Context: one part of a larger RNA
RNA sequence: UGACGGGGGCCCGCACAAGCGGCGGAGCAUGCGGAUUAAUUCGAUGCAACGCGAAGAACCUUACCACGGCCUGACAUGAACUCGCUCAGCGCGCGCUGUGUUGCCCGCUUCCCCCCGGUUUACAGAUGGAGCAUGGUCGUCGUCAGCUCGUGUCCUGAGAUGUUGGGAUAAGUCCCGCAACGAGCGCAACCCUCGUUCUAUGUUGCCAGCGCGUUAUGGCGGGGACUCAUAGGAGACUGCCGGGGUCAACUCGGAGGAAGGUGGGGAGGACGUCAAAUCAUCAUGCCCCUUAUGUCUUGGGCUUCACGCAUGCUACAAUGGCCGGUACAAAGGGAUGGGAUACUGUGAGGGGGAGCUAAUCCCAAAAAGCCGGUCUCAGUUCGGAUUGAGGUCUGCAACUCGACCUCAUGAAGUCGGAGUCGGUAGUAAUCGCAGAUCAGCAACGCUGCGGUGAAUACGUUCCCGGGCCUUGUACA
Repeated sequence: UGACGGGGGCCCGCACAAGCGGCGGAGCAUGCGGAUUAAUUCGAUGCAACGCGAAGAACCUUACCACGGCCUGACAUGAACUCGCUCAGCGCGCGCUGUGUUGCCCGCUUCCCCCCGGUUUACAGAUGGAGCAUGGUCGUCGUCAGCUCGUGUCCUGAGAUGUUGGGAUAAGUCCCGCAACGAGCGCAACCCUCGUUCUAUGUUGCCAGCGCGUUAUGGCGGGGACUCAUAGGAGACUGCCGGGGUCAACUCGGAGGAAGGUGGGGAGGACGUCAAAUCAUCAUGCCCCUUAUGUCUUGGGCUUCACGCAUGCUACAAUGGCCGGUACAAAGGGAUGGGAUACUGUGAGGGGGAGCUAAUCCCAAAAAGCCGGUCUCAGUUCGGAUUGAGGUCUGCAACUCGACCUCAUGAAGUCGGAGUCGGUAGUAAUCGCAGAUCAGCAACGCUGCGGUGAAUACGUUCCCGGGCCUUGUACA
């Protein structure tokens, strides 16, 4: 100087407390361990591995296993040799158009050039090893408020000071003081988005007023008011008023305002820590394989199952289940595509192909909600696992091993021990919608979008993590 302390002081955080909903019990889905296996490919392992790499394992993917095949190789660049094809040139013949000539077909020829193939040789190839040889990328402490430097000063020195102190802040943010004075990386702001308004522009968007038309619909003429879209401005700064305060920073209350004290959200992650993760994204030194640890095919496996764990979904019901009617979104995607109306099937679907290169057409039905009806507390009209039968779709192909539909079947489960997790407001809870990947799909995952919409915070004693100062130390 650090680190540590079941030392002290101050402070913060869904850290506790308060309140709401879960997990831990059941069934299923997914991942992991273990066991099994010819193989069940590999990696990730406290927080910070375990719905993680994987935004799609039937084949492919695929790296694993079994059988079989190949050897300059599935892929790259050279070199040497070689044959054919193609192209080019030359000669003859033929047809068309035109003044010259050009184009096409057939035959012959070899020097050069180009391309493909064969033989040979340099080499290719490796998801083989080690992330403790590395680059790059990334997790975490942590969006925590810290981490440093120059000059000066102090000290024999290591070092200290600045950065400590008094206030205040979300903040090393600011004010005051001070042997310090300045500066850098961080904080904040500048960026994007949501919330208000103005101006401009109105098509594919909109329809107040004026017409036309329809059973009906901005459908049409038209309009730019409104919504909305796209650009550009304005607006919020403790600016104003009052109280507190060192009359400083700041804080409390108020006015005005769409918004008030960082307005909400995002992007943005200092010096460093963990020899953290990744040689399987990629790159890469070294080591290793080279008729195989390379490569191709067929089939299998990654989908096994006594069991243990993790993350989810669905439930155990009446604030509910079922049936009928009826209302209101946002954000996305769509030409190898999304696919409407009428038709058909109980249904998954089939058939068909209007309009759509999309503010135009389509996916598209939003669901919870509301209005009626029924069920009446039961293992039930709750719950849907499992199983049987029959189908639909995608795809060479659904046996191992796809999703969906119909009929039948109708398991556990009556709110879950010790313990444990998330959320402070348009949040939790709850309800649907879309997208990526993708032929299809094991998606209940992930990433977004909107609808309905709470409760609670006395407080900082305690648990956990962190910051600053100080103290002890046989630790570095």